[in-house]
Molecule: c-di-GMP-I-GGC riboswitch aptamer
Organism: Desulfuromonadales bacterium
RNA sequence: ACUGUUAAAGGCAAAUCCACCGAAAGGUGGAGGCGCAAAGUCACCGGUCUAAAGGGCUUCGGCCCCACGACAGCGGGAUUGCCAGAU
Numbered sequence: 001a002c003u004g005u006u007a008a009a010g011g012c013a014a015a016u017c018c019a020c021c022g023a024a025a026g027g028u029g030g031a032g033g034c035g036c037a038a039a040g041u042c043a044c045c046g047g048u049c050u051a052a053a054g055g056g057c058u059u060c061g062g063c064c065c066c067a068c069g070a071c072a073g074c075g076g077g078a079u080u081g082c083c084a085g086a087u
Base pairs, nucleotide, nucleotide: 001087002085003084004083011036012035016031017030018029019028020027021026034073040079041078042077044076045075046074047071048070049069054065055064056063057062
């Protein structure tokens, strides 16, 4: 440099439950373990989710638009890195 196997050191942790934070999406911690070779990090591009604030409409019940919120375990991209050797 390349690659990631029914091997191996070590790592992460879906659903669900509990506590806390949040308007929500979701997040943090504990239990848990579906999976993961970057399931480490970064919202840059696309995508998805939410819609508090703001805006519009309203039959005043509510509805619609909107990210500056969120998802890195949706895809791409950027960047850093452990172990191993079927090379």